About this RNA
Small-subunit ribosomal RNA, central domain from a metagenome, 349 nucleotides, folded computationally. The prediction has a mean pLDDT of 88.

Context: one part of a larger RNA
RNA sequence: CUGGGUGUAAAGGGCGUGUAGGCGGGAGUGCAAGUCAGAUGUGAAAAUUAUGGGCUCAACCCAUAACCUGCAUUUGAAACUGUACUUCUUGAGUACUGGAGAGGCAGGCGGAAUUCCGUGUGUAGCGGUGAAAUGCGUAGAUAUUAGGAGGAACACCAGUGGCGAAGGCGGCUUGCUGGACGAUGACUGACGUUGAGGCUCGAAAGCGUGGGGAGCAAACAGGAUUAGAUACCCUGGUAGUCCACGCCGUAAACGAUGACUGCUAGGUGUCGGGUGGCAAAGCCAUUCGGUGCCGCAGCUAACGCAAUAAGCAGUCCACCUGGGGAGUACGUUCGCAAGAAUGAAACUC
Numbered sequence: 001c002u003g004g005g006u007g008u009a010a011a012g013g014g015c016g017u018g019u020a021g022g023c024g025g026g027a028g029u030g031c032a033a034g035u036c037a038g039a040u041g042u043g044a045a046a047a048u049u050a051u052g053g054g055c056u057c058a059a060c061c062c063a064u065a066a067c068c069u070g071c072a073u074u075u076g077a078a079a080c081u082g083u084a085c086u087u088c089u090u091g092a093g094u095a096c097u098g099g100a101g102a103g104g105c106a107g108g109c110g111g112a113a114u115u116c117c118g119u120g121u122g123u124a125g126c127g128g129u130g131a132a133a134u135g136c137g138u139a140g141a142u143a144u145u146a147g148g149a150g151g152a153a154c155a156c157c158a159g160u161g162g163c164g165a166a167g168g169c170g171g172c173u174u175g176c177u178g179g180a181c182g183a184u185g186a187c188u189g190a191c192g193u194u195g196a197g198g199c200u201c202g203a204a205a206g207c208g209u210g211g212g213g214a215g216c217a218a219a220c221a222g223g224a225u226u227a228g229a230u231a232c233c234c235u236g237g238u239a240g241u242c243c244a245c246g247c248c249g250u251a252a253a254c255g256a257u258g259a260c261u262g263c264u265a266g267g268u269g270u271c272g273g274g275u276g277g278c279a280a281a282g283c284c285a286u287u288c289g290g291u292g293c294c295g296c297a298g299c300u301a302a303c304g305c306a307a308u309a310a311g312c313a314g315u316c317c318a319c320c321u322g323g324g325g326a327g328u329a330c331g332u333u334c335g336c337a338a339g340a341a342u343g344a345a346a347c348u349c
Stems, first nucleotide, its partner, number of pairs: 003321004007303002012317001014201001016199002021194003025088007033081002035077008048066007091191001092188003095184001097182002103177007110154001115149003120144002125136002162169002206247006215241002220236004258316006266294013298305002322349003331342004
C1' cells in the first nucleotide's frame, strides 16, 4: 500500500461556515470523453505455456502456436458515467401565515441575603470544632431596631422541561436581532451533500491596559490534628472571581458515538404545532418536529445499542495500526508570556 477498524480495547477533528476537490433526483433529445465491440498496425529476440521434433533418455536444443493482459489509428454501439440543450417537482430554497423558547447583543428597573458604615435598645460574652485554640468583644461585640453604602448572584417557578452549531444560556422589562417548528402548497426548478486548506466562534484558568471589589478564595500567615502534617478541620487573607477593550485557543470541549440521506416491529412519558371526533377545564384517534424510558429483528468480544442505532445501505471528511521512550526532542508556525499547533528517532520490552 492493500485490508480491517474508530461508544468502553489504538482511533471522530471542540463547534460552525465555506474554497478546491469528491459524490449527487425524475423524463426526453443530441454528442461520444470514459465504457463496450470489430478491424488494422505495433507490442524485438530470448524467457514462459502448449503441441511436435533432434541428441540412446534427461538436462539441453529446434519448429509451430499461444501469450505479450498494452498502445495507436479507424469503423461502429449508446444502457451507464460524462457533456450540451429542453423539461418535471418529490430533494433544496423562497413567499404568506401561526404559535413556542434561560438563543444572542445593548439599555433600564427590582426584591431577598451577605458585608461594611453611622443610630437606638442592651450586657458579657461571641465565634468556631470531633474537642479546642488562633480570632472578635467592657474603647460595648454577638443579638435586636429603624436608616445608609456597595458589589455580586438571581430562592420559589424548575421539569431525563426549553433554546443554541458547539462552548453555553435562568429575576423583571424595553429596543435591536439570529435560528428552528407547524400550516398553506403560491413561487424558483436540483439551486443538493460532504468538505483538504482558509476564515469565524470557542468553558475554566491564565496574560496585557484601565476600572471595580460585597461574598468567596489559589498563594500566604496563624491555630489545631499528627510521629511528622509544607494537607484534610478552624480563624484570617492577596491575586483571581465582576466590568470594558485586547490576547490565549485548551478541557473527561463527552453521547468518550463526525456530517448528510434513505430503509427497518412495537409500547409508554413529556415539550411545540396541525387535523378529525366526543358527553368538551378534559378525553380519544391521527399527523409533523423535538426530548426521555422500555423493547423485537439485527448488530456486538461482552457490556449494551436498538427509528435520537452501535441495525441495513450509500456519499464525503477526520483519525488508528503493540507498550514504553513521548505528545518528548529538533525544526517550523502562532503567542506579550504561560504555552499552543505540527511531531520523530535511537534505545528498550